[in-house]
Predicted 3D model of a 685-nucleotide part of an RNA (large-subunit ribosomal RNA, domain II) from a Planctomycetota bacterium. Taxonomically the source falls in Planctomycetota (Bacteria, Pseudomonadati). Its Rfam family is "Bacterial large subunit ribosomal RNA". The RNAcentral record of the full RNA draws on ENA.
Context: one part of a larger RNA
RNA sequence: GCCGGCGAGUUACUUUCUGUUGCAAGGUUAAGUCCUUCUGGGAUGGAGCCGUAGCGAAAGCGAGUGCGAAAUGCGCGAUGCAGUAGCAGGGAGUAGACCCGAAAGCGUGUGAUCUAUCCAUGGCCAGGUUGAAGCGAGUGUAAAAGCUCGUGGAGGACCGAACACACUAGCGUUGAAAAGCUAGGUGAUGAGCUGUGGAUUGGAGUUAAAGGCUAAUCAAACUCGCAGAUAUCUGGUUCUCCUCGAAAUAGCUUUAGGGCUAGCCUCAGGUAAUCGUUGUUGGGGGUAGAGACACUGAUUGGGACUGCGGGGGCUUACCGCCUACCCAUCCUGACCAAACUCCGAAUACCAGCAACCGUAUCCUGGGAGUCAGACUACGGGGGAUAAGCUCCGUGGUCAAAAGGGAAACAGCCCAGACCGCCAGCUAAGGUCCCUAAUACGAGCUAAGUGACAAAGGAAGUGUUGUUGCAGUGACAGCUAGGAUGUUGGCUUAGAAGCAGCCACCAUUUAAAAAGUGCGUAAUAGCUUACUAGUCGAGCAACUUCGCGCCGAAAAUACAUGGGACUAAAGUUCGUAACCGAAGCUGCGGGACGUACCGUAAGGUGCGUCGGUAGAGGAGCGUUCUACGCUAGGACGAAGGGGUACCGUAAGGAGCCCUGGACGACGUAGAAGUGAGAAUGCCGGC
Numbered sequence: 001g002c003c004g005g006c007g008a009g010u011u012a013c014u015u016u017c018u019g020u021u022g023c024a025a026g027g028u029u030a031a032g033u034c035c036u037u038c039u040g041g042g043a044u045g046g047a048g049c050c051g052u053a054g055c056g057a058a059a060g061c062g063a064g065u066g067c068g069a070a071a072u073g074c075g076c077g078a079u080g081c082a083g084u085a086g087c088a089g090g091g092a093g094u095a096g097a098c099c100c101g102a103a104a105g106c107g108u109g110u111g112a113u114c115u116a117u118c119c120a121u122g123g124c125c126a127g128g129u130u131g132a133a134g135c136g137a138g139u140g141u142a143a144a145a146g147c148u149c150g151u152g153g154a155g156g157a158c159c160g161a162a163c164a165c166a167c168u169a170g171c172g173u174u175g176a177a178a179a180g181c182u183a184g185g186u187g188a189u190g191a192g193c194u195g196u197g198g199a200u201u202g203g204a205g206u207u208a209a210a211g212g213c214u215a216a217u218c219a220a221a222c223u224c225g226c227a228g229a230u231a232u233c234u235g236g237u238u239c240u241c242c243u244c245g246a247a248a249u250a251g252c253u254u255u256a257g258g259g260c261u262a263g264c265c266u267c268a269g270g271u272a273a274u275c276g277u278u279g280u281u282g283g284g285g286g287u288a289g290a291g292a293c294a295c296u297g298a299u300u301g302g303g304a305c306u307g308c309g310g311g312g313g314c315u316u317a318c319c320g321c322c323u324a325c326c327c328a329u330c331c332u333g334a335c336c337a338a339a340c341u342c343c344g345a346a347u348a349c350c351a352g353c354a355a356c357c358g359u360a361u362c363c364u365g366g367g368a369g370u371c372a373g374a375c376u377a378c379g380g381g382g383g384a385u386a387a388g389c390u391c392c393g394u395g396g397u398c399a400a401a402a403g404g405g406a407a408a409c410a411g412c413c414c415a416g417a418c419c420g421c422c423a424g425c426u427a428a429g430g431u432c433c434c435u436a437a438u439a440c441g442a443g444c445u446a447a448g449u450g451a452c453a454a455a456g457g458a459a460g461u462g463u464u465g466u467u468g469c470a471g472u473g474a475c476a477g478c479u480a481g482g483a484u485g486u487u488g489g490c491u492u493a494g495a496a497g498c499a500g501c502c503a504c505c506a507u508u509u510a511a512a513a514a515g516u517g518c519g520u521a522a523u524a525g526c527u528u529a530c531u532a533g534u535c536g537a538g539c540a541a542c543u544u545c546g547c548g549c550c551g552a553a554a555a556u557a558c559a560u561g562g563g564a565c566u567a568a569a570g571u572u573c574g575u576a577a578c579c580g581a582a583g584c585u586g587c588g589g590g591a592c593g594u595a596c597c598g599u600a601a602g603g604u605g606c607g608u609c610g611g612u613a614g615a616g617g618a619g620c621g622u623u624c625u626a627c628g629c630u631a632g633g634a635c636g637a638a639g640g641g642g643u644a645c646c647g648u649a650a651g652g653a654g655c656c657c658u659g660g661a662c663g664a665c666g667u668a669g670a671a672g673u674g675a676g677a678a679u680g681c682c683g684g685c
Stems, first nucleotide, its partner, number of pairs: 001685006011095013026050003032044005054061002064076004098236002101233001105226003109222002116200009125190001127159003130155001134151006163187003167184005202218001204214003239619006249262005263370002265367006274360001276356008289343001290341002296337002300333005306328002309326002311323004373398010403414003418589004423585003429579003432563003438576007450565001456550002460547003465542005477534005483507003488502003513528001517526002590609008620674001622671007632662001639658005645652002
């Protein structure tokens, strides 16, 4: 891991509701006793309990009573009818109370053969090295001290085996081993190592102290018990079909992943008024928008010079005067607001009426589940007008919804699957091939734009309009001219069209600036405006809209889904088709609800039948019991294997083989009653 078996809402008592049975203003017995065919049954037993009357704390009174001095007052009752005892089922309570699961707590005991410390008694430490004190001799001195030599053999001394330890590395890591192996390493006469016997223990021991150790277990050992501790937590919870079908919100909560009440679901009963949709009539509002001499504030220009205003300056005895400062006021032009409003919608909401709809509303009671929501569109708060962000509001979808589309894709678009069909029509979306289905007309795009993107940029291209110039010759090109007073004046070292300042006249002309740009130290030089000639037909500037271009950088080559596509298979407008879903239709079938018909069985019409948590309903099957005088059964029961049959499902027959003794079926009853999951338990492989 697979297979097989086992494996989870039970039982007792109390209570409530529903169904059902008996009796009914009553209902019912309990223990006990008696009988008996004795785990049982029958009889008896009226104690007790519930109901028939309530109110009061009570005495008590009583259809009333309590409060009170009292009440016509207030509270709770009566004013007339249902209970009670079984049985079954849905809940609740008390019990382990659906099952498995702690970390822990407490109590009784068992452990120091491991290990910690201690006690008693034994054992062990190759070899080598160093050479303390003391002592002796010599020397030395007045005597010493000292010095030298010898002797001596100290030491938590040195090197290093046994022994003990465990610092480093490698190996080992389902090991040879639940701590080792190999090579090195440390101590090795000591606070040394070690044998045997003994002592101390569970909030206790022991500890040169690490929360270490106390039998592979230690921030409280192990064993059994309390015990099925408790678990607002996780996991699991076993047959079928039918009807309806949620919630992820509010309030409160030592509350936030839990609960309680309400909301939303379901079932039963009840009332016959309501709900809903649309229309219409009538309402209140201060949002969107808008506004600014209509307020509160905010905001920026110009002006008036208004002010016993502030600051500064002048003057100074006082009075005064000035101000490119500030403030306020006034006039005028702009401008803003969730906590501004002179105004002010659409929606929404409330009410009346009408139509449609038809119980959808409401009331009472039984049973729930839900309290982590997600995305999307719109209105907002927070954030950065970030987030697949977060918090509200309104709608949708998912959740609990399959089908078609979006390549793939809970939350987007279309559309809500009772079952069957090798029939039809459509939706979104599509119609060159992959791939079901297409053609036509008129434009645009050249970028493979289409098939991500901004500010900004550009003689891309199509289109719209305006203005000007143009055969008296425009625009562009080419040829020629582009002069004189004059180097204008000033400034300046210089300033000559061209550093700067001022002025910008006049002449000759077809035309030519007191000079457009380059240039020089300043001149010079080149060039432009302007003019003529040549040429010969449109030119120039601005502007509207469409589609394109640049802006445009990411790591394998690369993502219109791919192929591929260019008067399209891109894009815009138009026309006519088609394809396309579990939508709609057709045909057949089923279930449920309802109306009508029918005595009934049933028939016809209409409507409905996605579904998690969950509520309600109807069934299948397993074991056992009772009854049917059970049927059946060695001419073969149960069980097992096979099989083309039947039923909407759980399931049920027939036949064949196997098997070798039991046992369908019907009607009731009772449950150790259904397995795929619980890192489930046991077994097998």